[in-house]
């Protein structure tokens, strides 16, 4: 560089109501890359080493949405949410606690239903 494959989860119970998986109470879910002091494994104490896992709310990206453009695409924009305590030399990632967030269209008002979507994509793995 070319090609192939893979590449998003979740409403269960009760209440109100003509009607709600949409409201209310409880419940449930967490894409991709980075960052680690945690955990597991390799081989036989530890360390080191190697491999695997490891943040929804820390940094970045994707999807959705908006605008423009000779327009299967490109460029620009938009793009949610966290604190407290503990340990420690050091924690936005560990441990404990309590919170909070989740595109557009449809419909009794939706993170969880249906739809665009048997789509697209951050990327991951493999082959040449």
């Nucleotide at each position: 560089a070319u090609c192939u494959u893979c590449g998003g989860g979740g409403c269960g119970a009760g209440g109100u109501g003509c009607a709600a998986u949409u409201c209310c109470u409880c419940a449930c879910u967490g894409g991709c890359g980075g960052u680690a002091a945690a955990u597991c494994a390799g081989a036989a104490a530890a360390a080191a080493c190697u491999g695997a896992u490891g943040a929804g709310u820390c940094c970045g990206c994707g999807a959705c949405c908006u605008g423009c453009c000779g327009a299967c695409g490109g460029c620009a924009g938009c793009u949610g949410a966290a604190c407290c305590g503990g340990u420690g030399c050091a924690a936005a990632c560990c441990c404990g606690g309590u919170a909070c967030c989740a595109a557009c269209a449809g419909u009794a008002a939706a993170g969880u239903c249906u739809g665009g979507a048997u789509g697209a994509a951050a990327g991951a793995a493999g082959a040449u």